The RNA shown here (SAM riboswitch aptamer (S box leader)) has 113 nucleotides and comes from a Fidelibacterota bacterium. Taxonomically the source falls in Fidelibacterota (Bacteria, Pseudomonadati). The model forms 91% of the base pairs in the Rfam consensus. It was read from a public genome assembly, where an Rfam model found it. Its Rfam family is "SAM riboswitch aptamer (S box leader)". From the family's description: The SAM riboswitch is found upstream of a number of genes which code for proteins involved in methionine or cysteine biosynthesis in Gram-positive bacteria.

[in-house]
RNA sequence: AUUUUAUCCAGAAAGGUGGAGGGAUCAGGCCCUGAGAAACCUUAGCAACCUCAUUUGCGCAAUGUGAAUAAAGGUGCUAAUUCCUGCCUCAAUGAAAUGAGGACAGAUGAGAG
Numbered sequence: 001a002u003u004u005u006a007u008c009c010a011g012a013a014a015g016g017u018g019g020a021g022g023g024a025u026c027a028g029g030c031c032c033u034g035a036g037a038a039a040c041c042u043u044a045g046c047a048a049c050c051u052c053a054u055u056u057g058c059g060c061a062a063u064g065u066g067a068a069u070a071a072a073g074g075u076g077c078u079a080a081u082u083c084c085u086g087c088c089u090c091a092a093u094g095a096a097a098u099g100a101g102g103a104c105a106g107a108u109g110a111g112a113g
């Protein structure tokens, strides 16, 4: 590379460098941006996936399993639902708009490789 699995309508930004783009990709839309984009750095924060800690339920027991708290360590994240739509099914309709579910793609964690 690839692959398994869980989650993705919640939450959380200031400063410095930088200097024109950015919101994954393609298309359409809609936004952010010289009142300073991307990227990098510093500090702060959010969250609770993994590790650690404490309490506790289940269980004969286990190095099993569920819940709660905390936030020290490993990641991650800090505009807008993964910004929205695209493909399929269903509901509704004359047909649409629209609504619901699913798939694909993507992101992140923990495994496999």
Base pairs, nucleotide, nucleotide: 002112003111004110005109006108007107008106013043014042015041016040017039021032022031023030026086027085028084029083044078045077046076049074050073051072053069054068055067056066057065058064082105087102088101089100090099091098